[in-house]
Context: one part of a larger RNA
RNA sequence: UGACGGGGGCCCGCACAAGCGGUGGAGCAUGUGGUUUAAUUCGACGCUACGCAAAAAACCUUACCUGGGCUUGACAUGCUGGGAUUAAUCCUGAGAAAUCAGGAGGAUUGCCUUCGGGUGUAACCAGCACAGGUGCUGCAUGGCUGUCGUCAGCUCGUGUCGUGAGAUGUUGGGUUAAGUCCCGCAACGAGCGCAACCCUUGCCUUUAGUUGCCAUCAUUAAGUUGGGCACUCUAAAGGAACUGCCCCGGUUAACGGGGAGGAAGGUGAGGAUGACGUCAAGUCCUCAUGGCCCUUAUGCCGAGGGCUACACACGUGCUACAAUGGUCUGUACAAAGGGCAGCAAACUUGCGAAAGUAAGCUAAUCCCAAAAAGCAGGCCUCAGUUCGGAUUGAAGUCUGCAACUCGACUUCAUGAGGGUGGAAUCGCUAGUAAUCCCAUAUCAGCAUGAUGGGGUGAAUACGUUCCCGGGCCUUGUACA
Numbered sequence: 001u002g003a004c005g006g007g008g009g010c011c012c013g014c015a016c017a018a019g020c021g022g023u024g025g026a027g028c029a030u031g032u033g034g035u036u037u038a039a040u041u042c043g044a045c046g047c048u049a050c051g052c053a054a055a056a057a058a059c060c061u062u063a064c065c066u067g068g069g070c071u072u073g074a075c076a077u078g079c080u081g082g083g084a085u086u087a088a089u090c091c092u093g094a095g096a097a098a099u100c101a102g103g104a105g106g107a108u109u110g111c112c113u114u115c116g117g118g119u120g121u122a123a124c125c126a127g128c129a130c131a132g133g134u135g136c137u138g139c140a141u142g143g144c145u146g147u148c149g150u151c152a153g154c155u156c157g158u159g160u161c162g163u164g165a166g167a168u169g170u171u172g173g174g175u176u177a178a179g180u181c182c183c184g185c186a187a188c189g190a191g192c193g194c195a196a197c198c199c200u201u202g203c204c205u206u207u208a209g210u211u212g213c214c215a216u217c218a219u220u221a222a223g224u225u226g227g228g229c230a231c232u233c234u235a236a237a238g239g240a241a242c243u244g245c246c247c248c249g250g251u252u253a254a255c256g257g258g259g260a261g262g263a264a265g266g267u268g269a270g271g272a273u274g275a276c277g278u279c280a281a282g283u284c285c286u287c288a289u290g291g292c293c294c295u296u297a298u299g300c301c302g303a304g305g306g307c308u309a310c311a312c313a314c315g316u317g318c319u320a321c322a323a324u325g326g327u328c329u330g331u332a333c334a335a336a337g338g339g340c341a342g343c344a345a346a347c348u349u350g351c352g353a354a355a356g357u358a359a360g361c362u363a364a365u366c367c368c369a370a371a372a373a374g375c376a377g378g379c380c381u382c383a384g385u386u387c388g389g390a391u392u393g394a395a396g397u398c399u400g401c402a403a404c405u406c407g408a409c410u411u412c413a414u415g416a417g418g419g420u421g422g423a424a425u426c427g428c429u430a431g432u433a434a435u436c437c438c439a440u441a442u443c444a445g446c447a448u449g450a451u452g453g454g455g456u457g458a459a460u461a462c463g464u465u466c467c468c469g470g471g472c473c474u475u476g477u478a479c480a
Base pairs, nucleotide, nucleotide: 001480002479003477004476005475007474008473009472010471011470012469013468015464016463019428020427021426022425023424026319027318028317029316030315031314032313033312034310035309043052064305065304066303068301069300070299073130077129078128079127080126081125082124089104090103091102092101093100094099110119111118112117132294133293135292136291137290141288142287143283144282145281146279148277153192154191155190156189157188158187159168160167161166172183173182174181198271199270200269201268203239204238205237206236207235208234209233212229213228214227217226218225242265245259246258247257248256249255321421325380326379327378328377329376330375331374337368338367339366342361343360347356348355349354387418392413393412394411395410396409397408398407434456435455436454437453438452439451440450
């Protein structure tokens, strides 16, 4: 100087407390361990692995296994020799295919020429350098990432102090979300962080008015059409909030408490943004790369299988156990997205998943599209039920060469466990939790996951004694 303490002081955080809803019990989905297997590819392991890499494992992906094949190779560059009837493509046979054998085919081709040919070159063949490796080492590395933590810290120059390691500044008194600011001070300044600048959202103005909107005037089944651009909205530029104003407290300061006005008030709300560093944290399987290893194989091609196994254990979720509910009929209100190898209205067929036909739309125009919870009415009356839907049987639909291993969905039948969950444990402070739907990426098909969108919309916070994590000062130390 640090680190540590079941030392002290001050302070903060959904850390506790106060509340609300879960997990832990059930069934299923998914990931992991274990076991099994020819293989169940590999990585990730307290917080910071476990719906993680994977924003899609039937084939492909695919790295694994089995058996079938290739050896200058699926891909790149160069060298030597051969090389004009040789390549793509098609047909036949063998085969699971890869591929092999036979046949058809005939692109492209310079120079010289005595028109006989010679010579060069592409493909191709033989050979040589080499290719190739998702093989090993993340404890050789770059790059990227997680975490402490959006915590308020981490440092430097000059000066001063100390023999020196170092100290001071950065400590102290206040204050703040903040090393934020004020005051003091052997310090004076500065940098990386904080804040602000950026994006979204909340209010207003201006500009603009189609595909959007409709107050007034006509018109219609309908903003449908004429008309209009007020309003809504869209999307560009500005304005607006600064403790600016008032009162009180405070050291006349920083600042704190209250009030006015205001759409918004003291960082308005949310996001992006992550200092010096820590964990030899993660990744050699994104990519790049040192070293090592393989080279008729640890490379390459193709078929089938596996990654989907199942006495079990754990994590994360979904659905429930019901009446604040279930079911049937009617009826209302979103936002944000996507669409041409696409989204598909309407009509017809089918109980349905869907099918047939087909308008419109390169989209503020058309379509996906029904929002659901809600509201109104009817039935159910506390039961393993009109709760719950696992499982299984049968019949189908769709995607796709192909749904056996191993897809999703539909209809009929079946109707399991489950009556609110032990010890323990998680999230959340407001348009939040809870609850309800919608969309998108991936994608031929496949979502209870992920990412976004809106609808309805709470309870509680006395407080900081305690648990956990963190910051500053101080103290002890046989630790570095």